[in-house]
RNA sequence: AGAGUUUGAUCCUGGCUCAGGAUGAACGCUAGCGGCAGGCCUCAUACAUGCAAGUCGAGGGGCAGCGGUACACUUCGGUGUAGCCGGCGACCGGCGAACGGGUGCGUAAUGCGUAUACAAUCUACCUUGUACAGGGGGAUAGCUUUUGGAAACAGAAAUUAAUACCCCAUAUAAUCUUUUUAUCGCAUGAUAAUUAGAUGAAAGCUUUGGCGGUGCAAGAUGAGUAUGCGUCCUAUUAGCUAGUUGGUAAGAUAACAGCUUACCAAGGCUACGAUAGGUAGGGGGUUUGGGAGAAUGAUCCCCCACACUGGCACUGAGACACGGGCCAGACUCCUACGGGAGGCAGCAGUAGGGAAUAUUGGUCAAUGGGCGCAAGCCUGAACCAGCCAUGCCGCGUGCAGGAAGAAGGCCCUAUGGGUUGUAAACUGCUUUUGUACGGGAGAAAUAAGCUUCUGCGGAAGCUAAUGAUAGUACCGUAAGAAUAAGCACCGGCUAACUCCGUGCCAGCAGCCGCGGUAAGACGGAGGGUGCAAGCGUUAUCCGGAUUCAUUGGGUUUAAAGAGUACGUAGGCGGUUUAGUAAGUCAGUGGUGAAAACUAGCAGCUCAACUGUUAACUUGCCAUUGAUACUACUAGACUUGAGUAUAGUCGAGGUGGGUGGAAUUCCACAUGUAGCGGUGAAAUGCAUAGAUAUGUGGAGGAACACCAAUAACGAAGGUAACUCACUAGGCUAUUACUGACGCUGAGGUACGAAAGCGUGGGGAGCGAAUAGGAUUAGAUACCCUAGUAGUCCACGCCGUAAACGAUGGUCACUCGAUAUACGUUCCUAGAACGUGUGUCCAAGCAAAAGCGUUAAGUGACCCACCUGGGGAGUACGCUCGCAAGAGUGAAACUUAAAGGAAUUGACGGGGAUCCGCACAAGCGGUGGAGCAUGUGGUUUAAUUCGAUGAUACGCGAGGAACCUUACCUAGGCUUAAUGUAAGUUGACACACUGAGAAAUCAGUGCUUCCGCAAGGACAAUUUACAAGGUGUUGCAUGGCUGUCGUCAGCUCGUGCCGUGAGGUGUUUGGUUAAGUCCUAUAACGAGCGCAACCCCUGUGCUUAGUUGCCAGCACGUAAUGGUGGGAACUCUAAGCAGACUGCCUGCGAAAGCAGUGAGGAAGGAGGGGACGAGGUCAAGUCAUCAUGGCCCUUAUGCCUAGGGCUACACACGUGCUACAAUGGCGUGUACAGAGAGUCGCUACUUGGUAACAAGAUGCUAAUCUUCAAAACACGUCUCAGUUCGGAUUGAGGUCUGCAACUCGACCUCAUGAAGCUGGAAUCGCUAGUAAUCGCAUAUCAUUACGAUGCGGUGAAUACGUUCCCGGAUCUUGUACACACUGCCCGUCAAGCCAUGGGAGUUGGAAGGACCUAAAGACGGUAACCAUAAAAGGAGCUGUUUAGGGUUAAGCCAAUGACUAGGGUUAAGUCGUAACAAGGUAGCCGUACCGGAAGGUGUGGCUG
Repeated sequence: AGAGUUUGAUCCUGGCUCAGGAUGAACGCUAGCGGCAGGCCUCAUACAUGCAAGUCGAGGGGCAGCGGUACACUUCGGUGUAGCCGGCGACCGGCGAACGGGUGCGUAAUGCGUAUACAAUCUACCUUGUACAGGGGGAUAGCUUUUGGAAACAGAAAUUAAUACCCCAUAUAAUCUUUUUAUCGCAUGAUAAUUAGAUGAAAGCUUUGGCGGUGCAAGAUGAGUAUGCGUCCUAUUAGCUAGUUGGUAAGAUAACAGCUUACCAAGGCUACGAUAGGUAGGGGGUUUGGGAGAAUGAUCCCCCACACUGGCACUGAGACACGGGCCAGACUCCUACGGGAGGCAGCAGUAGGGAAUAUUGGUCAAUGGGCGCAAGCCUGAACCAGCCAUGCCGCGUGCAGGAAGAAGGCCCUAUGGGUUGUAAACUGCUUUUGUACGGGAGAAAUAAGCUUCUGCGGAAGCUAAUGAUAGUACCGUAAGAAUAAGCACCGGCUAACUCCGUGCCAGCAGCCGCGGUAAGACGGAGGGUGCAAGCGUUAUCCGGAUUCAUUGGGUUUAAAGAGUACGUAGGCGGUUUAGUAAGUCAGUGGUGAAAACUAGCAGCUCAACUGUUAACUUGCCAUUGAUACUACUAGACUUGAGUAUAGUCGAGGUGGGUGGAAUUCCACAUGUAGCGGUGAAAUGCAUAGAUAUGUGGAGGAACACCAAUAACGAAGGUAACUCACUAGGCUAUUACUGACGCUGAGGUACGAAAGCGUGGGGAGCGAAUAGGAUUAGAUACCCUAGUAGUCCACGCCGUAAACGAUGGUCACUCGAUAUACGUUCCUAGAACGUGUGUCCAAGCAAAAGCGUUAAGUGACCCACCUGGGGAGUACGCUCGCAAGAGUGAAACUUAAAGGAAUUGACGGGGAUCCGCACAAGCGGUGGAGCAUGUGGUUUAAUUCGAUGAUACGCGAGGAACCUUACCUAGGCUUAAUGUAAGUUGACACACUGAGAAAUCAGUGCUUCCGCAAGGACAAUUUACAAGGUGUUGCAUGGCUGUCGUCAGCUCGUGCCGUGAGGUGUUUGGUUAAGUCCUAUAACGAGCGCAACCCCUGUGCUUAGUUGCCAGCACGUAAUGGUGGGAACUCUAAGCAGACUGCCUGCGAAAGCAGUGAGGAAGGAGGGGACGAGGUCAAGUCAUCAUGGCCCUUAUGCCUAGGGCUACACACGUGCUACAAUGGCGUGUACAGAGAGUCGCUACUUGGUAACAAGAUGCUAAUCUUCAAAACACGUCUCAGUUCGGAUUGAGGUCUGCAACUCGACCUCAUGAAGCUGGAAUCGCUAGUAAUCGCAUAUCAUUACGAUGCGGUGAAUACGUUCCCGGAUCUUGUACACACUGCCCGUCAAGCCAUGGGAGUUGGAAGGACCUAAAGACGGUAACCAUAAAAGGAGCUGUUUAGGGUUAAGCCAAUGACUAGGGUUAAGUCGUAACAAGGUAGCCGUACCGGAAGGUGUGGCUG
């Protein structure tokens, strides 16, 4: 110090989360020791038991109990007598008990903190000073006797003491009254002196050392009171107050004061937050933070409050009293039922509550307290110990060597390697801690006693005694590695990785998120990382969070500027002079407790801890000074502001009058069949005369052109003309006033449209409504009607996307340009001022953008914001006639919501372009029959895959067996197969039998080569390899389809941008093309395009066999048959040729055009191969390869038969047809490319034929296979035919072990559907379509398919509006899985919290009335008692805790029913929004509708 998380990516806004520290903690796992701290945060709940406040005999009467002494008695145990001694229960008296200890209920000020004041006060014990202590008196407790009672306790009689009580005296100092003077104080007044009077004291004890008593003054300590300032949340708490505020008098108090009472006045507090409600002890401090702050108030210290709940006083120096009293209440206990007792929020402890917090311990040794002369006694204060890892700090669990890098574990590419790991074993060393034994502290010195000195208070010295902790700390000795390591984590944040298991299951998770068969995220293991006697989790606080922003934030679009103005309080405020000194600044003084924090030093072996010194305590108060600024007072000024004068501007406002155009209606006239309306229609109007045209009239509303990017107004808003009234701006002059200013919480006024009330008005338009259409529906869009309304007057409402989404005012800061108004001048213009716009510099901004009209730079004031939703909702209050407006939450839910920009994709957005995409044509498919593939169905099986385009005559280029993967049945199990080794010479083969075969059994034969060694073959055994067309194409390689032969896809450097990205690749042309040219912050380059390659079209050269034959010969019935030739064709190698090269036109160029020339070919000549980066998790695990998983007497292997060929049906691809451009018959021609010895076969013969039997050539430019359409002639004559050939019957041929399921072909016979095919749809642009045949692969046989080959050989293209696909640019976007996207609302279901609700229940605080204990204050005064004053008791009044009654409000819980909200993989209805979202959307308002929503009216552009 930051990090993760919104997106495909980016920047920003913004929330959520994490890393740190802390804790009086708790929980889980684990645990060796010590030191120092801490330990009921919850029920201020209830408490058994013990202890926590006593002491003094040097105040007193006394003497129960204990010890002793003396005497007497004695049963020898004791008993009695004597207060005689030590002492002392209970009692009187003194002091203490008001401290110490606990708790945090209450309390928002009667408190606390801080600073002052008391001239308005008290203070026991203590200190100092001063003056005193004389005389007298009567009681009472105890004790004794007795009465009542269960007890607690109470009563009576008799008797007694005091440092108890009372009286008298004394007191110049105290108090009160009175006289006079002086000094002082801010004031009331105080002090000192003085005059006269009045009142009030005392106690003794003693060991003779001493301890006490009384008055007054002073000090110290403690307490009381008052004042200033500070001290939580809520305004959905705005008014509160009758002793209330003040005065006079009196009372009360230690003292001031309405503290109380009587009378008088009517005040007092409050927006600077009164009153009310909620919460809470306050502070020093503590935690955190850089700080400012925020949170907190355990332990320790100070203050306050409380002591079962409430009230009350008494005693006392001090209390309204924790371990005192009285009364009332609740609760508990005892009881003889009559009545009594009690108060752990003291220390332990118990129960309960709770996640949770300890021992019914020891000692007064030390420190401190009470009493006492003292010894001493008391002290759960305190000091110690016990329990608890609750925290902080420290120590240890060993150290060194040791590689066969052991074994084991784990992992891997596995005969091996890596890791655990110098780790272990083993060797040597050490001994903290622990164990055993021994020694062993400091904390202790006062007081007491003795001696000396003395100022008589005390000081110094000496002697002896005292330790709970504790035989503890500490020290020494001994043996021995011996007694001692866990927890969490390992996807990112965040240090640390692999295997196995699991398979959206189980589970994890702080956030993001993991898990659906290869999980570094779940569980286990190995390994690793972090911390360590602890480690994690949970909870809470601060931090990070500048995420409430004083330091230190924002408001055009992210949340956020009020609709606008006026103006009150408040805040801020021009120039200048003088004064004051409140703010401000400086010095000084006081205070700011200690502890804590910080620093130095010191003590425990270190540290924690502790001590000491310093610093700090940022504050408050007082005082002295300074006077720049602010403020205040007094004065001056003119530039801010205003006024005046002159001119000017405009849809500024209010009221009145007037006008023309148009719509509608009415009347009349002309006139006739339609009008109107729409995408198309219909409803509607019209022969009772519409629409149209003309004339006249009525009425209401709005004002065309001018008109604008213009003008005015505070905003809303304002538009015909004119009159009246009225407001404002600007310019000029610089005359007047002299800071009069700016802003503005509350407040007031204005405020579009819709809406409301009353009364008018009503032409057009037009929510609602009705009808017609559209539609699946259409509560809409469209059409025809049409009410409220729109208009006027008056009164309400008070809201809008009331927007520049931009508050007001002032100052400053480059320019360009346009325009409205005014002024001046040197007048086509320029300058100045005020407005209204556009573009831009700097600067600002997340960017878009803003930019003198700021969103720039500054000042002042106001308003508003703090994640999304819930929600501008609920409740409450205010306003309103209502609609509703204003103010305005929470529970709950969620990790995002959002802004700007980027790249894509998409659009029922735009522009440009291309393609057999459409159009123009030709021929098909879809109808029929058959073939073939697929789906479906069927089946024991109909093996599997391919499934929009991009599956379906596809894998398969050829299923009768085989193939074959499927089914049924029978068999085999290291295997059907291979390698190595061993053994054997059997096996094989032939035959026979069983069987469907595999196979089994039997018989026969029984090796071969070699001289040998050995080898070959076969069988068998062993070992090692198996095998799988099982699964996953979503784990993969390779191969392939498609967009698409579309023109695109990228990179380097540079530049632009915060960045994603952009530029280049865009512009203008051009091209088949990102092809080329041009322009250009780009310049270049790569993969694609093109070219290079092959075939074909022309020519040349070379070479001529098997091909060719012009010329020359020979020969045949005929044929290059033969000699020969190398011309031609052809063959097959090379070369040439075409490049817009030339010409004309256009053009800047590239290039385009031309019936151009030339040329075999002309603008890529034609065709092929060739397929960028990517897309579709496209296809293939069944070609092959391959990871993981699965099977192993089977999912492997062998065999036979069956199936893949099934058949109500549907689809795709083809063949053949429906005929005359034809069929049939006869005759006559012309190819190319291939193939061939298990072959092609000439030729001959036979057969109608398929074919068969002979036979010849050819391993091929040699032989063989070789056309059909065409052409010629004849026939048929439009018909289910001489078309068509399906189907079926019969007979054959061929292949093959074998044609039944299930082959092809031939012949004869049979002769089905079909007469050109609905919606729809396919191919093709030239040697193409169409049509005709031929060949080949596969192959024993089987071709309508596929792949090739040639023959014949068209038509049409105006053109790019539309359909489909594609490319580029641009635009919008709420999409990015990218429109098969996203997404809204009702309804139905589950869950959750909340509002309303007839009410019901409870709580807290007050009001009124009644009643009223104890106590206090008054009045009265029978009775008691007394020497007297007083007192007691009684009666009564006032007040009062409590109790009762009652009305109203507040808070909470609950409530049938009800309302909306949130949330939940796959429910229903629609499709409102995002693209022009298919009717642009949104805002306010009104009405309507299942729902999103629709419509009207006004507004906005987002």
Model confidence (mean pLDDT): 83 of 100. Predicted 3D model of a 1502-nucleotide RNA (small-subunit ribosomal RNA) from an invertebrate metagenome. The RNAcentral record of the sequence draws on SILVA. Rfam family: Bacterial small subunit ribosomal RNA.